[in-house]
Molecule: small-subunit ribosomal RNA
Organism: uncultured prokaryote
RNA sequence: GAGAGAUUGAUCCUGGCUCAGAACGAACGCUGGCGGCAGGCCUAACACAUGCAAGUCGAGCGCACCACUUCGGUGGCGAGCGGCGGACGGGUUAGUAACGCGUGGGAAUAUGCCCUUCUCUACGGAAUAGCCUUUGGAAACGAAGAGUAAUACCGUAUACGCCCUUCGGGGGAAAGAUUUAUCGGAGAAGGAUUAGCCCGCGUAAGAUUAGAUAGUUGGUGGGGUAAUGGCCUACCAAGUCUACGAUCUUUAGCUGGUUUUAGAGGAUGAUCAGCAACACUGGGACUGAGACACGGCCCAGACUCCUACGGGAGGCAGCAGUGGGGAAUCUUGGACAAUGGGCGCAAGCCUGAUCCAGCCAUGCCGCGUGUGUGAUGAAGGCCUUAGGGUCGUAAAGCACUUUCGCUAGGGAUGAUAAUGACAGUACCUAGUAAAGAAGGUUUUGACGUUAACCUUAGAAGAAGCACCGGCUAACUCUUUGCCAGCAGCCGCUGUAAUACAGAGGGUGCGAGCGUUAAUCGGAAUUACUGGGCGUAAAGCGCGCGUAGGUGGUUUAUCAAGUGGGAUGUGAAAGCCCCGGGCUUAACCUGGGAACUGCAUUCCAAACUGGAAAACUAGAGUACGAUAGAGGGGGGUAGAAUUCAGAGUGUAGCGGUGAAAUGCGUAGAUAUUCUGAGGAAUACCGGUGGCGAAGGCGGCCCCCUGGAUUGAUACUGACACUGAGGUACGAAAGCGUGGGGAGCAAACAGGAUUAGAUACCCUGGUAGUCCACGCCGUAAACGAUGUCUACUAGCCGUUGGGAGGCUUGACCUCUUAGUGGCGAAGCUAACGCGAUAAGUAGACCGCCUGGGGAGUACGGUCGCAAGAUUAAAACUCAAAUGAAUUGACGGGGGCCCGCACAAGCGGUGGAGCAUGUGGUUUAAUUCGAAGCAACGCGAAAAACCUUACCUGGUCUUGACAUACACGGAACUUUCCAGAGAUGGAUUGGUGCCUUCGGGAACCGUGAUACAGGUGCUGCAUGGCUGUCGUCAGCUCGUGUCGUGAGAUGUUGGGUUAAGUCCCGUAACGAGCGCAACCCUUAUCCUUAUUUGCCAGCACAUAAUGGUGGGAACUAUAAGGAGACUGCCGGUGAUAAGCCGGAGGAAGGCGGGGACGACGUCAAGUCAUCAUGGCCCUUACGACCGGGGCUACACACGUGCUACAAUGGUCGGUACAGAGGGUCGCUAACUUGCGAGAGUACGCUAAUCCCUUACAGCCGGUCCUAGUCCGGAUUGGAGUCUGCAACUCGACUCCAUGAAGCUGGAAUCGCUAGUAAUCGCGAAUCAGAAUGUCGCGGUGAAUACGUUCCCGGGACUUGUACACACCGCCCGUCAUACCAUGGGAGUGGGUUGCACCAGAAGUGGCUAGUCUAACUGUUUACAGGGGACGGUCACCACGGUGUGAUUCAUGACUGGGGUAAAGUCGUAACAAGGUAACCA
Repeated sequence: GAGAGAUUGAUCCUGGCUCAGAACGAACGCUGGCGGCAGGCCUAACACAUGCAAGUCGAGCGCACCACUUCGGUGGCGAGCGGCGGACGGGUUAGUAACGCGUGGGAAUAUGCCCUUCUCUACGGAAUAGCCUUUGGAAACGAAGAGUAAUACCGUAUACGCCCUUCGGGGGAAAGAUUUAUCGGAGAAGGAUUAGCCCGCGUAAGAUUAGAUAGUUGGUGGGGUAAUGGCCUACCAAGUCUACGAUCUUUAGCUGGUUUUAGAGGAUGAUCAGCAACACUGGGACUGAGACACGGCCCAGACUCCUACGGGAGGCAGCAGUGGGGAAUCUUGGACAAUGGGCGCAAGCCUGAUCCAGCCAUGCCGCGUGUGUGAUGAAGGCCUUAGGGUCGUAAAGCACUUUCGCUAGGGAUGAUAAUGACAGUACCUAGUAAAGAAGGUUUUGACGUUAACCUUAGAAGAAGCACCGGCUAACUCUUUGCCAGCAGCCGCUGUAAUACAGAGGGUGCGAGCGUUAAUCGGAAUUACUGGGCGUAAAGCGCGCGUAGGUGGUUUAUCAAGUGGGAUGUGAAAGCCCCGGGCUUAACCUGGGAACUGCAUUCCAAACUGGAAAACUAGAGUACGAUAGAGGGGGGUAGAAUUCAGAGUGUAGCGGUGAAAUGCGUAGAUAUUCUGAGGAAUACCGGUGGCGAAGGCGGCCCCCUGGAUUGAUACUGACACUGAGGUACGAAAGCGUGGGGAGCAAACAGGAUUAGAUACCCUGGUAGUCCACGCCGUAAACGAUGUCUACUAGCCGUUGGGAGGCUUGACCUCUUAGUGGCGAAGCUAACGCGAUAAGUAGACCGCCUGGGGAGUACGGUCGCAAGAUUAAAACUCAAAUGAAUUGACGGGGGCCCGCACAAGCGGUGGAGCAUGUGGUUUAAUUCGAAGCAACGCGAAAAACCUUACCUGGUCUUGACAUACACGGAACUUUCCAGAGAUGGAUUGGUGCCUUCGGGAACCGUGAUACAGGUGCUGCAUGGCUGUCGUCAGCUCGUGUCGUGAGAUGUUGGGUUAAGUCCCGUAACGAGCGCAACCCUUAUCCUUAUUUGCCAGCACAUAAUGGUGGGAACUAUAAGGAGACUGCCGGUGAUAAGCCGGAGGAAGGCGGGGACGACGUCAAGUCAUCAUGGCCCUUACGACCGGGGCUACACACGUGCUACAAUGGUCGGUACAGAGGGUCGCUAACUUGCGAGAGUACGCUAAUCCCUUACAGCCGGUCCUAGUCCGGAUUGGAGUCUGCAACUCGACUCCAUGAAGCUGGAAUCGCUAGUAAUCGCGAAUCAGAAUGUCGCGGUGAAUACGUUCCCGGGACUUGUACACACCGCCCGUCAUACCAUGGGAGUGGGUUGCACCAGAAGUGGCUAGUCUAACUGUUUACAGGGGACGGUCACCACGGUGUGAUUCAUGACUGGGGUAAAGUCGUAACAAGGUAACCA
């Protein structure tokens, strides 16, 4: 020392990405009151207009001019000579990977001004600028002549210490000024300061830069420098640097510090301070104490300016400022008052150093924008469940205050200083000389209209920005509708967005707030502190071995490491601590601590190390044994395949899922014998053996490596690991030469298939084999580097040794291997567990998100194939590991279901009915869509219904509530109209009352509102379907697991069942199952009408018709009964199962109601309810008519049939359950009939619907489109109803279609079931082939669970989780992006070779010129100098040839990304040929 989000259905890891923090020379957006203190070109070391930034000295010198003058001069000013200073101060960071910087040392040096000490300051000389004259030039700037001064220049003298020396000697100075007291000058020594040089250590990246170097390394002589030195030169030697990274390339000023951080580290080097380097670019020297010189010189180059075209001038990386570049960085300000610098004796002058001011919220710090009171909780906004809530004491109002700002006024510190004068005075000293006060007085302020103080007025002048889905503090409304947009990550938006935009409200910070860029942190995500490598990224394929690293026991020693003390240093500033000063703070300031470092020195001796001596436990050697597919070479054996020859023999063989290609009548296959040839070695054979790994397998011989074991002896740490290096290294492949039986890439053919460049089949060449040589890779795996030590056990197995006895197929111990479990421990888990993945040590290798990519380029190796080393751009927010729960599998085993099978009957073909699709239409209203839509909503569309269309109408409305006015309500008749409606008209005056009025109804009017079958079933409630009447779904506590989760619920049995039993880290419980409910089957009891009638009577033609009865049937209430209860067998002595008895019924007796957790965004906004949206003289309401009934067609569900188990005619028997007063309707009459007429009974066990039909008994038909079938059509009717045209049902007569049992396919059903037969009801005026019920007759079959479908539980695999209708790969096509190659092209940098050679310096010099000195032959010579010439070095430049890097390039290669493209389906399940590596 803080974490969070996000990979998943969920979990734990690994791992990258993102966020919260701090900080900034910042920029941008919005906003902006004041002050203090700081900061302000990070880019173009790009170019610069203008002004200023270095001058000063008359106490060094002469002169010109001006003023004054007492005419002697004095003062001022100007150019010039001369001196000092322009090497400081100021700027910048281009270059530089370096003794450049930092730190600590060193010796061979110089040092103006300054300080201390000593000595000297003598005598001479020749010029020259200025000025004047002449003269060249546009200018800059000169040229010639005359003349002049000095602290300018020269000579001589002198020389103590100085320098040189051959030790004799030789050489070398000076300057004066003046106010007479000072300032100077020369030489020498010392100090201080500053500067130069050398060394140790430290100070970027790249090895896809491995070798570099000829003045290079060293020596000697010489030169050069202030000084050492290859610094330079001649000669000699051949060295020197480098894996502890030379050389090369790229980048970079370094440091104190700054920033971040818990620290260690990381990043950085603005402001301030130290050092370095640079001054337009390159080169060069001069002067000087100091420079190779920012505001100096010379040359070359580029650029700019002036020009009379001949020639000249310039250098803001000084301060301001301009242009340009850029996201971006200020005034062409004031002053020398202070601090400091230069000159001067000084006054003083100069000073863009500096001190101040200006601009900028750029940063840090401080202050303010009011305070108190104030509820009616005002108005207004927003929200609302309409009640209210909130903005909110907020405002207004009332009472106060006045910081800051504004106004007016006086007014500090910075000046206790310095200079001048008093004064060269006091004082000090023995004296001279030198030095030189204190004190008082006086002068001097840019800032400055300063700070601070005081004062007038007055709440007056002063608040914004971002955010509000999670991370992350803060929520609602409206708008929008995958649009517009947001976004740091996850992500939001497709009509109810807390995520966009606006508003209200809120949160955070506040004169600022956000965003962006870059830095550190979090990130233990490069891990020194502090990580890893079996499966997540990561152990080299395996040995040997060099350097390096590490190393057994004992003794004494040294002191390199190590520990301690001391000293020096570690600049100041900064950070930290304690104080002080500005009202506070920021800021400034005093002291301390710290600066973890380096150097020197002293002490200690445990450990490491060095050197020494010894030891034997590590390691090795000798000797004896043992096992073995260890390696290399030679020989040899048998079985099998194939081929060849010969014989026998005949029609096929072969091959497959099935076939075909192929072989065979020219004789195959099969079979027998013989021969040839190559390759491989059955059985033994084994989680057996050997080897470093790769790998090694018949037998015999030769050569040879290693291991194990036993007992002794010897050596004496000889060891371990191992970067580079090197040996070996499967298969495939390559080269040369052999060999070639079988197998078999490529290839060919046959199949399969939509295709099949595959899987399958028939052939078949490289290859496989041998020799020699390459290659050097594999999922080269134990995915586990080598070595050493330690740490529970148990069971095998191989080799050796020892002991024991009962001598064996024995037991025990030990050692070296090789296996299986398992404790502790470890691990994310899986797992590992003495053969560690445990505990430790030594050394090596390797990893740092996924993809791009083990790819490109470059290098090395290779004959090639290729191997090895090995990136980046770009792109994604994941990718991965282990385990969990599901789902799935053309995985496995188990079980169930009319699931299949076994059967019976259908559908699909025909006609019709009905529903749907489609089409049509003004409309054909809407919904339902695999199972689970389609005779469904609809238990019934002629009008109505009705939602649709057309036309005509209404607008507070057809319907609800409230208000006002009027009227009872209501009703009759007439007219217009299709009707709605409109107009006229008749009758009527009601009910209650507390006498005020009220209730209901109607009309008119106005406003709130009504109304909507309009949209959204993906906003919803409710209801429903479905898996499925399948047996499942969960919970509490406990236990296990880091966790998701598991356990329970799994297992063994059993069941229809998670039904029950047993076992069991589980024990219990809930929702389901079952039971309780209804019905049906038997009996009993009770009851007895409308039902019943045995017995007893009566009556009738006959009938429970009557008396009566309560037995039977029945009705309807209550009971009984069935529970594996009993017996036998079986099972585990269980649960249960099988069989049996009894029983009306037997193992759930049959049927029904009843539907767990959940799934399908399943269905329904058109039953109803309902949020939101939409319409409001219409999407509402009314009316007439039409439509929902259409019709080429397709599908579903049904009816009727195709006939003789039948049709038809006649006769005849037996149900159940329902319904009925707006009804069912008897009997009777009538009609062929549907019906009609009339009318009894019945509010129903009473009357009616109501004759049930199949059946049975007879007749007929005789296999045909029929006496089957009935569609269609014509005619005539009946009924319902305002109304049967569109569009009803039924009847009669006539007509008499298709159809002769139905392709592929498909449905229902397991017993009173299927099949078949009729009856009833709901709806309903009328209108069933539909639906819901009812009974009659009444079968067949089930071996069984392989297969199809669905389901249950267990297990396994998984890359699926929207869950296989999943996931997902590659080519191609399109668009965009970055990148490699590329004939080349254009730049930059650089090596080598050569040419060239400005200025300058040095050497030489037969030329020219020449004041100082010397000599004399005196206007001549010498010496010296200048110029010129020449040589050497050398910048720019040029040529040639390389290297490297950047940009670009027709075309081209792959890569990445992108909502719906194409082709296939490679992978994930046994992924349908297991997958994968080379």